[in-house]
Context: one part of a larger RNA
RNA sequence: UGACGGGGGCCCGCACAAGCGGUGGAGCAUGUGGUUCAAUUCGACGCAACGCGAAGAACCUUACCUGGGCUCGAACGGCUGGUCAACGGAGGUGGAAACAUCUUUACCCCGCAAGGGGGUCCAGUCGAGGUGCUGCAUGGCUGUCGUCAGCUCGUGUCGUGAGAUGUUGGGUUAAGUCCCGCAACGAGCGCAACCCUUGUCCUGUGUUGCCAUCAUUCAGUUGGGAACUCGCAGGAGACCGCCAGCGAUAAGCUGGAGGAAGGUGGGGAUGACGUCAAGUCCUCAUGGCCCUGAUGCCCAGGGCUGCACACGUGCUACAAUGGGCCGGACAGAGCGCACGCCAGGCCGCAAGGCCGCGCCAAUCGCAAAAAUCGGCCCUCAGUUCGGAUUGCAGGCUGCAACUCGCCUGCAUGAAGCCGGAAUCGCUAGUAAUCGCGGAUCAGCAUGCCGCGGUGAAUACGUACCUGAGCCUUGUACA
Numbered sequence: 001u002g003a004c005g006g007g008g009g010c011c012c013g014c015a016c017a018a019g020c021g022g023u024g025g026a027g028c029a030u031g032u033g034g035u036u037c038a039a040u041u042c043g044a045c046g047c048a049a050c051g052c053g054a055a056g057a058a059c060c061u062u063a064c065c066u067g068g069g070c071u072c073g074a075a076c077g078g079c080u081g082g083u084c085a086a087c088g089g090a091g092g093u094g095g096a097a098a099c100a101u102c103u104u105u106a107c108c109c110c111g112c113a114a115g116g117g118g119g120u121c122c123a124g125u126c127g128a129g130g131u132g133c134u135g136c137a138u139g140g141c142u143g144u145c146g147u148c149a150g151c152u153c154g155u156g157u158c159g160u161g162a163g164a165u166g167u168u169g170g171g172u173u174a175a176g177u178c179c180c181g182c183a184a185c186g187a188g189c190g191c192a193a194c195c196c197u198u199g200u201c202c203u204g205u206g207u208u209g210c211c212a213u214c215a216u217u218c219a220g221u222u223g224g225g226a227a228c229u230c231g232c233a234g235g236a237g238a239c240c241g242c243c244a245g246c247g248a249u250a251a252g253c254u255g256g257a258g259g260a261a262g263g264u265g266g267g268g269a270u271g272a273c274g275u276c277a278a279g280u281c282c283u284c285a286u287g288g289c290c291c292u293g294a295u296g297c298c299c300a301g302g303g304c305u306g307c308a309c310a311c312g313u314g315c316u317a318c319a320a321u322g323g324g325c326c327g328g329a330c331a332g333a334g335c336g337c338a339c340g341c342c343a344g345g346c347c348g349c350a351a352g353g354c355c356g357c358g359c360c361a362a363u364c365g366c367a368a369a370a371a372u373c374g375g376c377c378c379u380c381a382g383u384u385c386g387g388a389u390u391g392c393a394g395g396c397u398g399c400a401a402c403u404c405g406c407c408u409g410c411a412u413g414a415a416g417c418c419g420g421a422a423u424c425g426c427u428a429g430u431a432a433u434c435g436c437g438g439a440u441c442a443g444c445a446u447g448c449c450g451c452g453g454u455g456a457a458u459a460c461g462u463a464c465c466u467g468a469g470c471c472u473u474g475u476a477c478a
Base pairs, nucleotide, nucleotide: 001478002477003475004474005473007472008471009470010469012467013466015462016461019426020425021424022423023422026316027315028314029313030312031311032310033309034307035306042053043052064302065301066300067299068298069297070296076127077126078125079124080123081122082121087094088093107118108117109116110115129291130290132289133288134287138285139284140280141279142278143276145274150189151188152187153186154185155184156165157164158163169180170179171178195268196267197266198265200236201235202234203233204232205231206230210225211224214223215222239262242256243255244254245253246252318419322378323377324376325375326374327373334366335365336364340359341358344355345354346353347352385416390411391410392409393408394407395406396405432454433453434452435451436450437449438448
């Protein structure tokens, strides 16, 4: 100087407390451990691994296994020479670049044409290739403490020196935020602000958006209108600015006014010096090591989906604040390689199929929002709760759904009556609850990323648990 203490002081955070809803029990989904296997590819392991890499494992992916095959090789580039039928096989490939026969110089661009250029394929040759090892050789990227308020420097001063001071102290703040004091005076990286979004108003602009007034219609449909909504631009607005009190007259705090909004208005982006030899050599890049008729490459099939178990994360429930049937209403944000989104009509109980309008999308479509509301049934039961499991029949995607997809109909109807010890999330448009969209994607979502609808309870407080910050103290630790 740090680190640590079941030392002290101050302070903060859904840390506790106060509340609300869960997990832990059930069934299923998913990840992991274990076990099994020819293989069940690999990585990730307290927080900070375990719906994680994977924003899509039937083939492909794919790295694994079995079997078959290739050896200048699967891609790309340079140089040289050449220019490809039927058929066998699961396929790669062989045929096969050599000969004979037949046909024809196949593709794209330029040119009237001859021809020229490019591409494909084959052979030779030169550079190969490796998801093999080392993340403890590395770059890059990332997690984490933590959006915590800290981390430092120059000069000066003090100390023999390590170092200290500044950065401590008194207040204050979300904040090393600011004020005051002070052997310090300044400065940098962080904080804040500048950025995006949302909340109010104004101006401009009105199509594909809007409809108050005037006509008109089944319908903002049409004429029209430019008010309103909304979209897009530009601007205004919030600064403790005003008032009162408190305070050292300071920084600021408390209350009030006005205001759409009040003390950082809400949300996001933004992550200091560093820590964990944290993670990643399987994104990529890269040193070293290793393989070179194989640890490279191609292919078929299998596996990654196995199942006595154990754990994590979720979904659905156990019902009446509910379940079912009928009817009626209200979103936002997105998406639509035109090989897409598909109105409408017809067929089918349905998944879906057939026909087919519109839309390069503020124009058309996905599209119905659902919970909610009105009416009726159920009457507390393993039930009209719950839907697992299984049988049969179908639909869709795709070369192909046996291993191993999703969906529909009929039948079947399991466990489950609110969950031990323990444990998690959340402070407001939040939790809870309800549906909708998107990425990936041929198909496949209870996951992920977004969007809106309905919409709470509680916070006395800081003794305790936990994590963090500052000062101080002890130390036989570094």
This is a predicted structure of a 478-nucleotide part of an RNA (small-subunit ribosomal RNA, 3' major domain) from an uncultured bacterium. Model confidence (mean pLDDT): 81 of 100. The full RNA is in RNAcentral, with records from ENA and SILVA.